[in-house]
RNA sequence: GGAGCCAUAACUCAAUUGGUAGAGUGUCAGAUUCCAGUCCUGAAAGUUGGGCGUUCAAGUCGCUCUGGCUUCA
Numbered sequence: 001g002g003a004g005c006c007a008u009a010a011c012u013c014a015a016u017u018g019g020u021a022g023a024g025u026g027u028c029a030g031a032u033u034c035c036a037g038u039c040c041u042g043a044a045a046g047u048u049g050g051g052c053g054u055u056c057a058a059g060u061c062g063c064u065c066u067g068g069c070u071u072c073a
Base pairs, nucleotide, nucleotide: 001072002071003070004069005068006067007066010025011024012023013022019056027043028042029041030040049065050064051063052062053061
């Protein structure tokens, strides 16, 4: 220098082939308990890495930038 893959909640990961993003863990609150833990119930937490484009509509498609991994030379 060329090519490919990945980037989504604090963390680990989903999202049915474009139709308004969800689970587990963790955190907080409630209930339970003498207290704590376990279990149960609920809540908060996301500009889907940045930008542009296509579309009525983009996590998803196209281009580009950044970071990481792999590979070829």
Transfer RNA from Penicillium canariense, 73 nucleotides, folded computationally. The sequence is in RNAcentral, with records from Rfam. It matches the Rfam family "tRNA". By type it is a transfer RNA. Its mean pLDDT, the model's own confidence on a scale to 100, is 83.